[in-house]
RNA sequence: CGUGCUUGCUAGAGGUGUCGCCUGCGGGUGACUGAGACAUACUCUUUGAACCUGAUCUGGGUCGUACCAGCGUAGGGAAGCUUCAUUUUUUCCUU
Numbered sequence: 001c002g003u004g005c006u007u008g009c010u011a012g013a014g015g016u017g018u019c020g021c022c023u024g025c026g027g028g029u030g031a032c033u034g035a036g037a038c039a040u041a042c043u044c045u046u047u048g049a050a051c052c053u054g055a056u057c058u059g060g061g062u063c064g065u066a067c068c069a070g071c072g073u074a075g076g077g078a079a080g081c082u083u084c085a086u087u088u089u090u091u092c093c094u095u
Stems, first nucleotide, its partner, number of pairs: 002086003008081003011045004016039001017032006051076003057070004
C1' cells in the first nucleotide's frame, strides 16, 4: 500500500408480506417463507441487488406469498474512523 462475510465506535439507510379461521371491521389467532414479518432486533451503507421505482410487469411455480428465470451493463439508493488477520514492496540493523 492492497485485500476482507475480522473487531469496535459514531453516523446513516431499509423492510415488515402471504394464506386459513374468528371478528363488534379496530383487530385477534394459527400457519408459511425469511436474517428480519414491529423486533431496544435484523439487514445494508458507494467494492452499494439492503431497499425503492418500472410493477397491479413477463414466463415457470405455489392454496397463496415464498421460490426460479427475465426485466438488469435499466433508473435511484445510506460512510467515516478504528482494530485484527493476511499479502506485497522498500529501507535500516544483526548473524
Model confidence (mean pLDDT): 78 of 100.
Predicted 3D model of a 95-nucleotide RNA (TPP riboswitch aptamer (THI element)) from Rhodoferax ferrireducens.
RNAcentral holds the sequence, with entries from ENA, Rfam and Ribocentre.